A computed fold for a 349-nucleotide part of an RNA from an uncultured bacterium, annotated as small-subunit ribosomal RNA, central domain.
Context: one part of a larger RNA
C1' cells in the first nucleotide's frame, strides 16, 4: 500500500462551528488537463518467455522473435471527470404569515419549608437507634403561638411530556435573544455535504480574587457496632455546595451506536403544526415535524437492531490491530496548581 473492522468482543472524537483538503443536482456550449485511440522516437546488452540451430543428450552455447506494461513528441475522439460560458430549480438559503417549547442572558417578585433571633403560653424531658450512647434541656429545652432575619431550592402541575449541538434546562412576571416546525409559494440560483489543523461551548469536583453561608456535607471530633472498624448507623461539623469575574477541560461526557443524503412491508401510542368533512363542539379522513413501544424483510457470534437501522447504498472525518507493562515513562504543548493532552520501549505471558 492492499485488506478487515468500530452497540456489548480492541475501536465513534464530549459537542457543534469552520480553514485546507476530499466529494458534489439537472440542461446546453465550446476547451481538451485527466481519459481513450493511432503514429514516430526511445526504452543498452545479457537474462526471463516463444520458435529454430550446435555440442551423442542435458546443463551450456547460439540465431531470430516476443516482451520491456514506461517516457517524450505528434495527430485525433469528446461519453465520463475537470475547468469555460450561458441559462434552470427538485438540493441549500432568504423574505412573508403563523405555532409549540424547563432553549440562552439580565432584572424583579411570590408562597411553602428548614434554621436562627426576640417575645408569649407551658413543664420535664427532647432527640436519636436494631438497641443505645455521645448531644440538647430547670440558666426553662422539645411542643405551641406571634413578630423578625437570612440563605438555598421551587411540592402539586409532571408525563418512556417539551426544548437544546452536546454539557444541560423546571415557581411567577418583565426586557433582550438563538433555534425548530407548519402554511403558502414571492425571491437567490448549487450558494451544497463532510471536515485534518484552528478557534468556540463543555456536568461534577478542583483552583484564584472578592462576597455569601439557611440546609446539606468530604476532612475532622465524639458516640455506637466489632476480634479490630481509620467504615456502614448516630450526634456534631469545616472546606465545598450559592453569587460575580477568571482558570481547569475531564466523566459510564452513554443510544457505550460520528455527520449528511438516498432506498426499503407494517401495528399501536404520545407530542406539536396544518387541510377537508362535521355545526364553531365531539369526532372522522388526510398531510408535515419530533418522540415511545412492538414487529416484516434483511442484518447480527448471539443478545438484539429493525424507515429515529445495527437493513441496502453513497460522501467525508475520527478510531482499532493479543493481554500485561500503560493511557504509564521521556520529550513537546497547555495549566497558578491539581493535572490535562500527545504518547513509546525494554521486559513478560
Nucleotide at each position: 500500500c492492499u485488506g478487515g473492522g468500530u452497540g456489548u468482543a480492541a475501536a465513534g472524537g464530549g459537542u457543534g462551528u469552520g480553514u485546507a483538503g476530499g466529494c458534489g443536482g439537472g440542461c446546453a456550449u465550446g476547451c481538451a488537463a485527466g481519459u481513450c485511440a493511432g503514429a514516430u522516437g526511445u526504452g543498452a546488452a545479457a537474462g526471463c518467455c516463444c520458435u529454430g540451430g550446435g555440442c551423442u543428450u542435458a546443463a551450456c552455447c547460439u540465431a531470430g522473435g516476443a516482451u520491456g506494461u514506461g517516457c517524450a513528441u505528434u495527430u485525433g475522439a469528446a461519453a465520463c471527470u475537470g475547468g469555460u460560458u450561458a441559462a434552470c430549480u427538485a438540493g441549500a438559503g432568504u423574505a412573508c404569515u403563523g405555532u409549540a417549547g424547563a432553549g440562552g442572558g439580565a432584572g424583579g417578585u411570590a408562597g411553602a419549608a428548614u434554621u436562627c433571633c426576640a417575645g408569649g403560653u407551658g413543664u420535664a424531658g427532647c432527640g436519636g437507634u436494631g438497641a443505645a450512647a455521645u448531644g440538647c434541656g430547670u440558666a426553662g429545652a422539645u411542643a405551641u403561638c406571634u413578630g423578625g432575619a437570612g440563605g438555598a431550592a421551587u411540592a402539586c402541575c409532571a408525563g418512556u411530556g417539551g426544548c437544546g449541538a452536546a454539557g444541560g434546562c423546571g415557581g411567577c412576571c418583565u426586557c433582550c435573544u438563538g433555534g425548530a416546525c407548519a402554511g403558502a409559494g414571492a425571491c437567490u440560483g448549487a450558494c451544497g455535504c463532510u471536515g485534518a489543523g484552528g478557534a468556540g461551548c463543555g456536568a461534577a469536583a478542583g483552583c484564584g480574587u472578592g462576597g455569601g453561608g439557611a440546609g446539606c456535607a468530604a476532612a475532622c471530633a465524639g458516640g455506637a457496632u466489632u476480634a479490630g472498624a481509620u467504615a456502614c448507623c448516630c450526634u456534631g461539623g469545616u472546606a465545598g455546595u450559592c453569587c460575580a469575574c477568571g482558570c481547569c477541560g475531564u466523566a459510564a461526557a452513554c443510544g457505550a451506536u460520528g455527520u449528511c443524503a438516498a432506498u426499503u412491508u407494517g401495528a399501536a401510542g404520545c407530542u406539536u403544526g396544518u387541510u377537508u368533512c362535521g355545526a364553531u363542539a365531539a369526532g372522522a379522513a388526510g398531510u408535515g415535524g419530533g418522540u415511545u413501544u412492538c414487529g416484516u424483510a434483511g442484518c447480527u457470534a448471539a443478545c438484539g437492531c429493525g424507515c429515529u437501522a445495527a437493513a441496502u447504498u453513497g460522501a467525508c472525518c475520527g478510531c482499532c490491530u493479543g493481554g500485561g507493562g500503560a493511557g504509564u515513562a521521556c520529550g513537546g504543548c497547555c495549566g497558578c496548581a491539581a493535572g490535562g493532552u500527545u504518547a513509546a520501549a525494554a521486559c513478560u505471558c
Annotation: The coordinates come from a structure-prediction model, not an experiment, and the mean pLDDT is 89.